[in-house]
Context: one part of a larger RNA
Molecule: small-subunit ribosomal RNA, central domain
Organism: uncultured Bacteroidota bacterium
RNA sequence: UUGGGUUUAAAGGGUGCGUAGGCGGCCUGUUAAGUCAGUGGUGAAAGUUUGCGGCUUAACCGUAAAAUUGCCAUUGAUACUGAUAGGCUUGAAUCCACAUGAAGUAGGCGGAAUGUGCAGUGUAGCGGUGAAAUGCUUAGAUAUUGCACAGAACACCGAUUGCGAAGGCAGCUUACUAAAGUGGUAUUGACGCUGAGGCACGAAAGCGUGGGGAUCGAACAGGAUUAGAUACCCUGGUAGUCCACGCCGUAAACGAUGUUCACUCGCUGUUUGCGAUGCACAGCAAGCGGCCAAGCGAAAGCAUUAAGUGAACCACCUGGGGAGUACGCCGGCAACGGUGAAACUC
Numbered sequence: 001u002u003g004g005g006u007u008u009a010a011a012g013g014g015u016g017c018g019u020a021g022g023c024g025g026c027c028u029g030u031u032a033a034g035u036c037a038g039u040g041g042u043g044a045a046a047g048u049u050u051g052c053g054g055c056u057u058a059a060c061c062g063u064a065a066a067a068u069u070g071c072c073a074u075u076g077a078u079a080c081u082g083a084u085a086g087g088c089u090u091g092a093a094u095c096c097a098c099a100u101g102a103a104g105u106a107g108g109c110g111g112a113a114u115g116u117g118c119a120g121u122g123u124a125g126c127g128g129u130g131a132a133a134u135g136c137u138u139a140g141a142u143a144u145u146g147c148a149c150a151g152a153a154c155a156c157c158g159a160u161u162g163c164g165a166a167g168g169c170a171g172c173u174u175a176c177u178a179a180a181g182u183g184g185u186a187u188u189g190a191c192g193c194u195g196a197g198g199c200a201c202g203a204a205a206g207c208g209u210g211g212g213g214a215u216c217g218a219a220c221a222g223g224a225u226u227a228g229a230u231a232c233c234c235u236g237g238u239a240g241u242c243c244a245c246g247c248c249g250u251a252a253a254c255g256a257u258g259u260u261c262a263c264u265c266g267c268u269g270u271u272u273g274c275g276a277u278g279c280a281c282a283g284c285a286a287g288c289g290g291c292c293a294a295g296c297g298a299a300a301g302c303a304u305u306a307a308g309u310g311a312a313c314c315a316c317c318u319g320g321g322g323a324g325u326a327c328g329c330c331g332g333c334a335a336c337g338g339u340g341a342a343a344c345u346c
Stems, first nucleotide, its partner, number of pairs: 003318004007300002012314001014201004021194003025088007033081002035077008048066007091191001092188003095184004100179001103177007110154001114150008125136002162169002206247006216240001220236004258313006266291009295302002319346003328339004
């Protein structure tokens, strides 16, 4: 490199948008670049292959043919691909109507709990554990009642639910923004799919500046446990956890399953809409789940949401360790991230 692969054996990029490129619906005309056919030229000789011949054979040599899979020119063919012109509506998009959801951003409001402060009642313990102790408490704790303040999170509803490209999203409400869906079949008329680079988004932790700081809580301190205990348990507790702005750019970023399209036996639950409509149903479309047939698979299993049958494009893998390391380069304030070997060894 080819081939073969990528749920779990090595292997799907964290996710989207999109440049180049690759690939691309139906009908008609023109063209003839690709494609196909004929002819001519060229493709040196030697060598190779085949036939015949010459040295007594062979090696060797002579001769003829083939081959030289290519290139150029020319004459044709026009199914397919391309180019060009015209048309179409089923792919794609738009429009109108309806309806949905924890989709996003910004603002306002609410109650429960926790903690703190003040005040009242009240008296000797509270707290914590396997058992204890550290700790708090007669300067009046714990408990209980009232008031005030603070920050963070939103019980029940709640679900095998819903929404979002992924990360993710949950009290109520307002404004702005986005979206898939159903119905109509009104409009455009292939406007499509994928996407190397690129750009944007991207949990938690971490970093910078400024706020905030109730809870929890790395580090740290103390008490226990223990042979020891730099832990598990307990009492405290700083960074952090929260907000604004700016970085970081990684995760078992998982469905360990790239995106798009077509096709392929059934049963069942559920969400949204249509279903003449106030209710209910058959049925239809889109989504989320469970079970199973063929088929596939090493098996586990997957099975119209495929890991089945095909097509297009991208990414990635090629024995274990060394190693996601070293060196170089790029990015970053740093932490570190991206790219990414070899010697050696089994």